[in-house]
């Protein structure tokens, strides 16, 4: 790098250094010399694993590494700390507007997908 599974509408910023781009790519929109992005230091958050407890598990009883719910701590291992993954594109619907039934355009909205991120896992 690739594969599998889960989640992505919650949460959480100050200082120092540096100095022009940054938000993955594209379009939009935004952040940025009132210093963004990045690096370091110090804080913070609590998503996943792990930990603790409870529930449930196919006729009955028992039974959780597996299914569900809750809790604590913040280093036990990762992660995160502008904007829903910032929004969109591709597919299927619904609604408003355009004289608007079809087509088309545009705005909004529901579902799915693609891509991405994070975690857990397998070879």
């Nucleotide at each position: 790098a690739g594969c599998u599974c889960a989640u992505c509408g919650a949460g959480a910023g100050g200082g120092a250094c540096u100095g022009a781009g940054g938000g993955a790519a594209c379009g939009g929109c935004c952040c940025g010399u009132c210093g963004a992005c990045g690096u370091c230091c110090c804080g913070g958050c609590a998503a996943c694993c792990g930990c603790c407890g409870c529930g449930u598990a196919c006729c009955u009883c028992c039974a959780a590494u597996u299914c569900g719910c809750g809790g604590a701590a913040g280093u036990g291992g990762u992660g995160c700390u502008a904007a829903u993954u910032c929004c969109g594109g591709c597919c299927c619907g619904c609604g408003g507007c355009g004289a608007g039934g079809u087509c088309c355009g545009u705005c909004g909205u529901g579902g799915g997908g693609c891509a991405g991120a994070u975690g857990a896992g397998a070879a």